[in-house]
């Protein structure tokens, strides 16, 4: 510096269940493994989810992020192992 076919020390942990938390989406901890070579970190861009508050309203609802998702894609940034150069 390139690559992630095979292997893999070490690592992460979907669904689901329990507890806590939140208006919700969701988050945190424990159990649990579907998967992951950045499933480490970061909302910068796009996307998605929610709608407490606010706005509108034909009172049915609708719009809205200042709330979320990094295990949706891209970007930024750091790094393990293995193989190549």
């Nucleotide at each position: 510096u390139c690559u992630g076919a095979a292997a893999a020390a070490g690592g992460c942990a979907a669904a689901c269940c329990c507890a806590u938390u939140g208006a919700a989406a969701g988050a945190u901890g424990g159990g649990g493994a579907c998967g992951c070579a950045a499933a480490g970190c970061u909302u910068u861009c796009g996307g998605u989810c929610u709608a407490a508050g606010g706005a509108g309203u034909u009172c049915a609802c609708u719009c809205u992020a200042u709330g979320a998702c990094a295990g949706c894609g891209a970007g930024g940034u750091u790094g393990c192992c293995a193989g190549g150069u």
Predicted 3D model of an 85-nucleotide RNA (c-di-GMP-I-GGC riboswitch aptamer) from a Gammaproteobacteria bacterium. The model forms 95% of the base pairs in the Rfam consensus. The coordinates come from a structure-prediction model, not an experiment, and the mean pLDDT is 85. Lineage of the source: Bacteria > Pseudomonadati > Pseudomonadota > Gammaproteobacteria. It was read from a public genome assembly, where an Rfam model found it.